[in-house]
RNA sequence: CUCCGAUAAUAGCAAACCCGGAGUAAUCCGGGGACGCAGAGCCAGGGGCCCCACUGGGGCAGCCCAGCCACCGAA
Numbered sequence: 001c002u003c004c005g006a007u008a009a010u011a012g013c014a015a016a017c018c019c020g021g022a023g024u025a026a027u028c029c030g031g032g033g034a035c036g037c038a039g040a041g042c043c044a045g046g047g048g049c050c051c052c053a054c055u056g057g058g059g060c061a062g063c064c065c066a067g068c069c070a071c072c073g074a075a
Base pairs, nucleotide, nucleotide: 004073005072012037013036017032018031019030020029021028022027035062041068042067045065046064047063048060049059050058051057052056
């Protein structure tokens, strides 16, 4: 350095649900809250799924693959 991921350690994130807000909706933002997560960090390139005021447009990365970056260090 790469691979790998432990009854290790320091950190981190935050499902469902509730409240407020945005949106036609999917969904998103803020607060609370934790089901869980070794990338549950970023990214919409490929596949898939979801929505729509449907020549088309939007959403989900906590669905899979790919790409980028990255804490720690047992086997």